[in-house]
Context: one part of a larger RNA
RNA sequence: UUGGGCGUAAAGGGUGCGUAGGCGGUGAUUCAAGUCGGAUGUAAAAGGUGUGGGCUCAACUCACAUUUAGCAUCUGAUACUGUUUCACUAGAGAGCAGUAGAAGGAAGCGGAAUUUCCGGUGUAGCGGUGAAAUGCGUAGAUAUCGGAAGGAACACCAGUGGCGAAGGCGGCUUCCUAGCCUGUUUCUGACGCUGAUGCACGAAAGCUAGGGGAGCAAACGGGAUUAGAUACCCCGGUAGUCCUAGCUGUAAACUAUGAUCAUUAGGUGUAGGAGGUAUCGACCCCUUCUGUGCCGCAGCUAACGCGUUAAAUGAUCCGCCUGGGUAUUACGAUCGCAAGAUUAAAACUC
Numbered sequence: 001u002u003g004g005g006c007g008u009a010a011a012g013g014g015u016g017c018g019u020a021g022g023c024g025g026u027g028a029u030u031c032a033a034g035u036c037g038g039a040u041g042u043a044a045a046a047g048g049u050g051u052g053g054g055c056u057c058a059a060c061u062c063a064c065a066u067u068u069a070g071c072a073u074c075u076g077a078u079a080c081u082g083u084u085u086c087a088c089u090a091g092a093g094a095g096c097a098g099u100a101g102a103a104g105g106a107a108g109c110g111g112a113a114u115u116u117c118c119g120g121u122g123u124a125g126c127g128g129u130g131a132a133a134u135g136c137g138u139a140g141a142u143a144u145c146g147g148a149a150g151g152a153a154c155a156c157c158a159g160u161g162g163c164g165a166a167g168g169c170g171g172c173u174u175c176c177u178a179g180c181c182u183g184u185u186u187c188u189g190a191c192g193c194u195g196a197u198g199c200a201c202g203a204a205a206g207c208u209a210g211g212g213g214a215g216c217a218a219a220c221g222g223g224a225u226u227a228g229a230u231a232c233c234c235c236g237g238u239a240g241u242c243c244u245a246g247c248u249g250u251a252a253a254c255u256a257u258g259a260u261c262a263u264u265a266g267g268u269g270u271a272g273g274a275g276g277u278a279u280c281g282a283c284c285c286c287u288u289c290u291g292u293g294c295c296g297c298a299g300c301u302a303a304c305g306c307g308u309u310a311a312a313u314g315a316u317c318c319g320c321c322u323g324g325g326u327a328u329u330a331c332g333a334u335c336g337c338a339a340g341a342u343u344a345a346a347a348c349u350c
Base pairs, nucleotide, nucleotide: 003322004321005320006319007304008303012318014201015200016199017198021194022193023192025088026087027086028085031082033081034080035077036076037075038074039073040072041071042070048066049065050064051063052062053061054060091191092188093187094186095184096183097182098181103177104176105175106174107173108172109171110154115149116148117147118146119145120144121143125136126135162169163168206247207246208245209244210243211242215241216240220236221235222234223233258317259316260315261314262313263312266295267294268293269292270291271290272289273288274287275286276285299306300305323350324349325348332343333342334341335340
């Protein structure tokens, strides 16, 4: 490489957009590149195979016959693929009429709570733990009442609820922006799917510069525990956590399950629509589309389990795996301010 695989054994790229490429709906039509025939040429000899012969046999060897694609030229076929042209509407997209939503960005506003400060009341404790101590407090704490400041997060609603490609998104209002879904079948007429390279987005932590700093809290200090205790528990506490601009580009970035299309029993919740039935009207009930859960037939699976949201049955395209360790490493290269990231071996060893 082939083959076989990728939920948990090695293996799905963190996610999207999209270039090249690969693959691609229905009917007619053109050509004949792929494809399938025919003819001619070439396909050295030796070799292979078959039948005979010669060395006493065999190996070996001689004769005759026969054998394979491939390539080239000529000439046909046209179902399929391709190509040309003309159509179509079931894919895809647009329009119109509607729904829902923590989807994104910006600005403004709100209340509860913590902390600190100021003032009042008030007096000896408070706090903390398994028990304590460090700590705070007669310079008046804790508690309680009133006021002020400032930062961060938004209780209840809240839901295997919703939205988003993923990361993720939750107080309220306004503005700007994007996508989904349902109905209609008005328009375009295959415009599609996937996607190497590339580009963009990408939790937390971390980095640079400037702000901000209430609470929490790596590091650090102290008190305990302990044989020790560089921990778990307690008292403090700085980066950080927050904002603006930029960088980083990784996570158990997980559904450990790539994207798209089609087919294949059902049952039962739930979210958003549409239609029908019923009704004065609504609820209820039925059908249907889209999402999100549970159970389950067939089938699959080593088992666990999956099971119309497939890990079933098929198709297209991409990514990845090939014994364990060495090794999410070294070297080199690219990127980065750095931390480091990406790519990625071998010796040796079992």

Small-subunit ribosomal RNA, central domain from an uncultured prokaryote, 350 nucleotides, folded computationally.
The coordinates come from a structure-prediction model, not an experiment, and the mean pLDDT is 85.
It matches the Rfam family "Bacterial small subunit ribosomal RNA". Gene Ontology terms of the family: structural constituent of ribosome and ribosome.